[in-house]
């Protein structure tokens, strides 16, 4: 220098052909339970979907550029 892949909650990840309020597990907090803790149950909070722009009635999803990380080639 060239090619490919990944980027979604604090962590690990899902997300269907572009469609209605963006989700799960773990972690955190509250309540219940217990003499207390743990476990368990119920609930809550937590997201500019890496960044910017474009297409579209509508974008996490499609297109372009950029950034970070990983792999391969030279």
């Nucleotide at each position: 220098g060239g090619g490919c892949g990944a980027c979604u909650a604090g962590c690990u990840c899902a997300g269907u052909u572009g469609g209605a309020u963006a989700g799960a597990g773990c972690a955190u907090c509250a309540c219940a339970u217990c003499g207390a803790c743990a476990c368990u149950g119920u609930g809550a909070a937590g997201g500019u979907c890496a960044u910017a722009g474009g297409u579209u009635c509508g974008a996490a999803u499609c297109c372009u550029a950029u950034g970070u990380c990983g792999c391969c080639c030279a």

Background
The RNA shown here (transfer RNA) has 74 nucleotides and comes from a Patescibacteria group bacterium. Model confidence (mean pLDDT): 80 of 100. Rfam family: tRNA. Rfam describes the family as follows. Transfer RNA (tRNA) molecules are approximately 80 nucleotides in length. Their secondary structure includes four short double-helical elements and three loops (D, anti-codon, and T loops). Further hydrogen bonds mediate the characteristic L-shaped molecular structure. tRNAs have two regions of fundamental functional importance: the anti-codon, which is responsible for specific mRNA codon recognition, and the 3' end, to which the tRNAs corresponding amino acid is attached (by aminoacyl-tRNA synthetases). tRNAs cope with the degeneracy of the genetic code in two manners: having more than one tRNA (with a specific anti-codon) for a particular amino acid; and 'wobble' base-pairing, i.e. permitting non-standard base-pairing at the 3rd anti-codon position.